[in-house]
Context: one part of a larger RNA
RNA sequence: GCCAACGAGUUUAUGUGUAUUGCUUAACUAAGUCCAUGUAAAAGGAUGGAGUUAUAGGGAAACCGAGUGUGAAUAGCGCGUUUUUAAAUAUUUUUAUUUAACGUAGUACGCAUAAGACCCGAAGCCAAGUGAGCUUACCAUGGUCAGGGUGAACCUCGGCGAAAGCCGAGAGGAGGCCCGAACCGUUUGGCCGUGCAAAACCAUCGGAUGAACUGUGGUAAGGAGUGAAAAGCUAAUCGAACUUGGUAAUAGCUGGUUCUCUCCGAAAUAGCUUUAGGGCUAGCGUCCGGUUAAUCUUUUGGGGGUAGAGCUACUGGAAGGUAUGAACAGGGGGCAACCUCGUCAUACCUACCAAACUCCGAAUACCAAAAGUUAUUACUGGGCAGUUAGGCUAUGGGGGCGAAGCUCCAUUAGCCAAAAGGGAAACACCCCAGACCUCAAUCUAAGGUCCCUAAAUUCAUACUAAGUGUACUUAAGGAGGUGAAAUUUCUUGGACAGCGAGGAGGUUGGCUUAGAAGCAGCCACCCUUGAAAGAGUGCGUAACAGCUCACUCGUUAAGAGAUUUCGCACCGCAAAUAAUCGGGACUAAGUAUGAUACCGAAGGUGAGGAUUUCUGCGCUUUGCGCAGAAGUGGUAGGAGAGCGUUCUUAUCUGCUGUGAAGCCUGACCCGUGAGGGCGGGUGGAGCGUUAAGAAGUGAAAAUGUUGGC
Numbered sequence: 001g002c003c004a005a006c007g008a009g010u011u012u013a014u015g016u017g018u019a020u021u022g023c024u025u026a027a028c029u030a031a032g033u034c035c036a037u038g039u040a041a042a043a044g045g046a047u048g049g050a051g052u053u054a055u056a057g058g059g060a061a062a063c064c065g066a067g068u069g070u071g072a073a074u075a076g077c078g079c080g081u082u083u084u085u086a087a088a089u090a091u092u093u094u095u096a097u098u099u100a101a102c103g104u105a106g107u108a109c110g111c112a113u114a115a116g117a118c119c120c121g122a123a124g125c126c127a128a129g130u131g132a133g134c135u136u137a138c139c140a141u142g143g144u145c146a147g148g149g150u151g152a153a154c155c156u157c158g159g160c161g162a163a164a165g166c167c168g169a170g171a172g173g174a175g176g177c178c179c180g181a182a183c184c185g186u187u188u189g190g191c192c193g194u195g196c197a198a199a200a201c202c203a204u205c206g207g208a209u210g211a212a213c214u215g216u217g218g219u220a221a222g223g224a225g226u227g228a229a230a231a232g233c234u235a236a237u238c239g240a241a242c243u244u245g246g247u248a249a250u251a252g253c254u255g256g257u258u259c260u261c262u263c264c265g266a267a268a269u270a271g272c273u274u275u276a277g278g279g280c281u282a283g284c285g286u287c288c289g290g291u292u293a294a295u296c297u298u299u300u301g302g303g304g305g306u307a308g309a310g311c312u313a314c315u316g317g318a319a320g321g322u323a324u325g326a327a328c329a330g331g332g333g334g335c336a337a338c339c340u341c342g343u344c345a346u347a348c349c350u351a352c353c354a355a356a357c358u359c360c361g362a363a364u365a366c367c368a369a370a371a372g373u374u375a376u377u378a379c380u381g382g383g384c385a386g387u388u389a390g391g392c393u394a395u396g397g398g399g400g401c402g403a404a405g406c407u408c409c410a411u412u413a414g415c416c417a418a419a420a421g422g423g424a425a426a427c428a429c430c431c432c433a434g435a436c437c438u439c440a441a442u443c444u445a446a447g448g449u450c451c452c453u454a455a456a457u458u459c460a461u462a463c464u465a466a467g468u469g470u471a472c473u474u475a476a477g478g479a480g481g482u483g484a485a486a487u488u489u490c491u492u493g494g495a496c497a498g499c500g501a502g503g504a505g506g507u508u509g510g511c512u513u514a515g516a517a518g519c520a521g522c523c524a525c526c527c528u529u530g531a532a533a534g535a536g537u538g539c540g541u542a543a544c545a546g547c548u549c550a551c552u553c554g555u556u557a558a559g560a561g562a563u564u565u566c567g568c569a570c571c572g573c574a575a576a577u578a579a580u581c582g583g584g585a586c587u588a589a590g591u592a593u594g595a596u597a598c599c600g601a602a603g604g605u606g607a608g609g610a611u612u613u614c615u616g617c618g619c620u621u622u623g624c625g626c627a628g629a630a631g632u633g634g635u636a637g638g639a640g641a642g643c644g645u646u647c648u649u650a651u652c653u654g655c656u657g658u659g660a661a662g663c664c665u666g667a668c669c670c671g672u673g674a675g676g677g678c679g680g681g682u683g684g685a686g687c688g689u690u691a692a693g694a695a696g697u698g699a700a701a702a703u704g705u706u707g708g709c
Base pairs, nucleotide, nucleotide: 001709002708003707004706005705006704011115012114013113014112015111016110017109018108019107020106021105022104023103026053027052028051032047033046034045035044057064058063067079068078069077070076084101085100086099087098088097089096090095118256119255121253125246126245127244128243129242130241136220137219138218139217140216141215142214143213144212145210147179148178149177150175155170156169157168158167159166160165183207184206185205188203189202190201222238224234225233226232259642260641261640262639263638264637269282270281271280272279273278283387284386285384286383287382288381289380290379291378294377296372297371298370299369300368301367302366308360309358310357315354316353317352319350320349321348322347323346324345325344326343330341331340332339333338390416391415392414393413394411395410396409397408398407399406421432422431423430436609437608438607439606441605442604443603447599448598449597450584451583452582456596458595459594460593461592462591463590469586470585477571478570481568482567483566484565485564486563487562488561489560490559498555499554500553501552502551504528505527506526509523510522511521534549538547539546610632611631612630613629614628615627616626617625618624619623643698645695646694647693648692649691650690652688654687655686662682663681664680665679666678668677669676670675
């Protein structure tokens, strides 16, 4: 991992609600006792009215009582109040009867509370015990340490010395001495790492006469021991051992929670919370009652200060200009008067800004009234919930960078959540559209129609040449790309471009300068000849020179120039597969405008069927049948109706060796389904129908438990 079996809302008590049954001359007994049955226990019948609830409420209570509490009150107010209420029948009204409600006891179901309380799951806390055969320390008694080296003290001899003593030789054998086996340890690296091994193996390494190692016996323990101290060790367990018990500890946390169908169907918000991933109340769901149009739509009437707009209408901000004023104290010029630049204030003019400005001022929304249609709603009382982590899109805003698939509000907006289908290549949230079931019918939506791929290689007019583009998205800036439009200038009195020619003189203007001659720079920018020619447009020279332009004539012959707007393109534009329009590909199968067809969904329609609610009709009327209308996506959750398993009581005076249960199998039958039949095989002894009742009542999940493989 797979298969099988087992595996989770139970029981008791109390309360409450709904349904139902009995009684209602209010209901019911509890403990106990008696009776019969029975081996006994349990169950059954009788008795037992103790007591409980109801018949009266108010008050915290004493207490009072159809009233009572508050209060000084005979006031006011709160909560209450009875020929008990309602319906039907009879009756001339009164009135009578019945039923129901109200009440009470039981039963079933829902929920709450107390208990293990749907199941499994801690780390832990406490108590009583068991452990020192592992390990720590200690006590008693034993054992072990190859070999080699070094050579302390003491001692002896010799020499020297007055002596103290010194020197030399020998002998000696000390040491938490040295090297190194056993032994003890475990430094570093490798290996192993479902191992040989829950710490080993290989190499290397430390100690190795000592605070050494070691055998046996003993002593010390759980908030305690022991510890050359690491919170180490105390039996593979230690910041408090192990075993059993309290114990089913507790778990606002995680996981799991078993058959079917039908109807409805949420929330992720507010307030409070040692509260924020938990709760309580409200909001939103469902079911059962009640009130009835209170709901909804339209019209009319209201109040507002948002969007917008405005500001010489306030408060505040802020650009430019003009005028006036100020400064014993701004900068510059001038002897000075004063001039100029700047600063501040006021007034006016022009153009503006504001969430915390408003002389103004919508649309929506909200409130009220009236009218209208529909019977969907609304409100209210009660039972039962779940939800209180939300997400994206659109719009109005705060924060942020007018960043975020960011964050926080609002619009009771839309969708997802809890929604499948078609489109967007793929894609909860976008676009279209809300799946009861069946159909090889049909019409459409969004989106599409060359092939993949259903449907136009459709039609008309333009544009694009960049594979731009073929779903979205990419700037500032640059550019005789190209198309369209507009304004304007020149032009057969000859334009624009090309070509031929001129482009001069005073003069090298003056100044400056080494030089300054059109052309470093400053000032001025005249005159003449002429068809025209600047005291010079650019290149150039040290300065000249030289080339060229403006300007003019000739030649040629028909359009030429400038500006603006719009469409589509180009550059700007750099990333790792050819790496992309989804692909192939396409010059339309691209872009723009228009037109006609077609395709296209679980949408609409058609045919058949099922079911819910309502309405109508008919009946063996509390339900069934028929017809019509509106429905039938669904998580948490509410409500309803059923299937199946085990056992009990009765029933079929049921089935069964002519074959029960169980198991295997079928292309068969019935049911929407859970399921139920029938046939065949196997099996070899019990089992079912119907009506009730009672539950150890349904498994795919819980790192579930046990067994098997």